[in-house]
The part of an RNA shown here (small-subunit ribosomal RNA, 5' domain) has 504 nucleotides and comes from an uncultured Frankineae bacterium. Its Rfam family is "Bacterial small subunit ribosomal RNA". The coordinates come from a structure-prediction model, not an experiment, and the mean pLDDT is 84.
Context: one part of a larger RNA
RNA sequence: GACGAACGCUGGCGGCGUGCUUAACACAUGCAAGUCGAACGAUGAAGGGGAGCUUGCUCCCUGGAUUAGUGGCGAACGGGUGAGUAACACGUGAGCAACCUGCCCCUAACUCUGGGAUAACGCUUCGAAAGGAGUGCUAAUACCGGAUAUGAGCCUGGAAGACAUCUUCUGGGUUGGAAAGUUUUUCGGUUAGGGAUGGGCUCGCGGCCUAUCAGCUAGUUGGUGAGGUAAAGGCUCACCAAGGCGACGACGGGUAUCCGGCCUGAGAGGGCGACCGGACACACUGGGACUGAGACACGGCCCAGACUCCUACGGGAGGCAGCAGUGGGGAAUAUUGCGCAAUGGGCGAAAGCCUGACGCAGCGACGCCGCGUGAGGGAUGAAGGUCUUCGGAUUGUAAACCUCUUUCAGCAGGGACGAAGCGAAAGUGACGGUACCUGCAGAAGAAGCACCGGCUAACUACGUGCCAGCAGCCGCGGUAAUACGUAGGGUGCAAGCGUUGUCC
Numbered sequence: 001g002a003c004g005a006a007c008g009c010u011g012g013c014g015g016c017g018u019g020c021u022u023a024a025c026a027c028a029u030g031c032a033a034g035u036c037g038a039a040c041g042a043u044g045a046a047g048g049g050g051a052g053c054u055u056g057c058u059c060c061c062u063g064g065a066u067u068a069g070u071g072g073c074g075a076a077c078g079g080g081u082g083a084g085u086a087a088c089a090c091g092u093g094a095g096c097a098a099c100c101u102g103c104c105c106c107u108a109a110c111u112c113u114g115g116g117a118u119a120a121c122g123c124u125u126c127g128a129a130a131g132g133a134g135u136g137c138u139a140a141u142a143c144c145g146g147a148u149a150u151g152a153g154c155c156u157g158g159a160a161g162a163c164a165u166c167u168u169c170u171g172g173g174u175u176g177g178a179a180a181g182u183u184u185u186u187c188g189g190u191u192a193g194g195g196a197u198g199g200g201c202u203c204g205c206g207g208c209c210u211a212u213c214a215g216c217u218a219g220u221u222g223g224u225g226a227g228g229u230a231a232a233g234g235c236u237c238a239c240c241a242a243g244g245c246g247a248c249g250a251c252g253g254g255u256a257u258c259c260g261g262c263c264u265g266a267g268a269g270g271g272c273g274a275c276c277g278g279a280c281a282c283a284c285u286g287g288g289a290c291u292g293a294g295a296c297a298c299g300g301c302c303c304a305g306a307c308u309c310c311u312a313c314g315g316g317a318g319g320c321a322g323c324a325g326u327g328g329g330g331a332a333u334a335u336u337g338c339g340c341a342a343u344g345g346g347c348g349a350a351a352g353c354c355u356g357a358c359g360c361a362g363c364g365a366c367g368c369c370g371c372g373u374g375a376g377g378g379a380u381g382a383a384g385g386u387c388u389u390c391g392g393a394u395u396g397u398a399a400a401c402c403u404c405u406u407u408c409a410g411c412a413g414g415g416a417c418g419a420a421g422c423g424a425a426a427g428u429g430a431c432g433g434u435a436c437c438u439g440c441a442g443a444a445g446a447a448g449c450a451c452c453g454g455c456u457a458a459c460u461a462c463g464u465g466c467c468a469g470c471a472g473c474c475g476c477g478g479u480a481a482u483a484c485g486u487a488g489g490g491u492g493c494a495a496g497c498g499u500u501g502u503c504c
Stems, first nucleotide, its partner, number of pairs: 001503003005500005012371006018364002020329001025327003029324003034073003039070002042067001047062007080282003090206007099199002104195008112146004121136006152175010208254003215245003220242008257279004261272004284305005307318004335361001337360003343357001344355004374404004384395004408445001410440005418431001421428002448493005453474003459488005469476002
């Protein structure tokens, strides 16, 4: 000098930040991922029109609110945490002629013709529940056939290029692909090529401690072939060979997410990796796959385990390292708040819906910054306190007193920007009656903490008497202690001041 700090004493206001560093301990409760009726069958409310009349009911037509279900997209983003990991995990620089990429953009072509189901629903039925079972009906942008197709896979002919396996272009034979809805514009679907974006894989180099760890290794190292993957590869398997790594530290052990950065320092360097940004890993513990463009998936599934809860004992349910909040641990870390107004995201043609992301507010002097606690005058130098050589000195212009000012806080009146958005229009701001402006009253409501032997700015008195105590080091205290305690005075900082811890 610095801090995500804590503790002691004290505490007026505001702005901006920041706040479980410990138990990746366990969690009550609420919320945190939905949306689309312009994909589909159902359900059909309000309203409007008409008829019957027992004048307040019934029926018919229209109308489409509402939603459980099928289907589509999203749920792999956003948010949290740092347990594991010494590794191509990360950083940086390259490579992929060994790869994928939904939504988005560009280009070209197509969007023909058929079919059978199923949920919802009805009926029956099992179960305490969670949840099922049987049977019957029905729709689609759900599912399955057929036709067409420059392109893809396999076989085969030619040309060009290249890092090695190969790549590109151009011919001939075999497999597979489209979906409609609607009010009008429109939005869609399929195939092929390209782009963009996002990812996957490989390699060079770089960044901890330990030799009181010296040898390690059988899928191990390489080859051939096969399987698998989007893709190269012992990634996996069969066979063959006996290799591969290591004092330039293998292997083992310990510790640890990494970086941009942050702190310190003149720099070199050293320490750290909170907040913010990028990457990685994880989601009660361990394992596994499914769906999908994308997961081996925090608020999905299955299995095993521990724990908790419900039960009619047959069986079921759960996962806050999301936001709040609770218990526990701890020196220690906040509200079960408001709003989608803005920014961003998902769905939707849109209106809109959802969004504990986010925007705000609340709490904490936790940090940084700013402001205030008044200003000028005022000596016979009051009183009181303290000291005293008893003359006085000091507190001290300090107070009183006089003249002013009114920041902040208080009260009253006015009152935003953020919305150049959204919406056909009406209208629409959580913050917030906040910031800000104006007016009013009155010095009125607002100062402490540490230190005073030397280092180190600042001294006397009393008490105590190697006691009580102080202390960062040297050291003070045993009867005149500037070092302990108190008082007066002083010094330094100041809404803070000290102490402790850690780093330079």